TPP riboswitch aptamer (THI element) from Roseomonas acroporae, 97 nucleotides, folded computationally. Its Rfam family is "TPP riboswitch aptamer (THI element)". Rfam describes the family as follows. Vitamin B(1) in its active form thiamin pyrophosphate (TPP) is an essential coenzyme that is synthesised by coupling of pyrimidine and thiazole moieties in bacteria. Rfam links the family to the GO term thiamine pyrophosphate binding. The literature on the family includes a 2002 paper in J Biol Chem by Rodionov et al., "Comparative genomics of thiamin biosynthesis in procaryotes. New genes and regulatory mechanisms". The organism belongs to Roseomonas, within Bacteria. The sequence is in RNAcentral, with records from Rfam.
RNA sequence: CCGACCGGACCGGGGUGCCCGCGCGUCGCGGGCUGAGAUCAUACCCGUCGAACCUGAUCUGGGUCGCGCCAGCGAAGGGAGUCACGUCAUCUUGCCA
Numbered sequence: 001c002c003g004a005c006c007g008g009a010c011c012g013g014g015g016u017g018c019c020c021g022c023g024c025g026u027c028g029c030g031g032g033c034u035g036a037g038a039u040c041a042u043a044c045c046c047g048u049c050g051a052a053c054c055u056g057a058u059c060u061g062g063g064u065c066g067c068g069c070c071a072g073c074g075a076a077g078g079g080a081g082u083c084a085c086g087u088c089a090u091c092u093u094g095c096c097a
Stems, first nucleotide, its partner, number of pairs: 003088001006086002008083003011047004016041001017033007053078003059072004
């Protein structure tokens, strides 16, 4: 000087279903299922090395009390980043031995 695994800082992207009971007039409370996360947690996940998440989708097959619960779809299409701060690695130069 260049790079950048792993971290970091700041910035940004995203989702928040299903079932049961009670009260209620479509909202609230409690419980349960899956999950990192089931709407404020200021948390969780993800940021181009991009399945975080969206479209397809009121999709298809399986399963369940029910549900993106599981699988397909998916080598599909979209989708949000800078710094070089720590660390690491490489090259060059100088000095010393």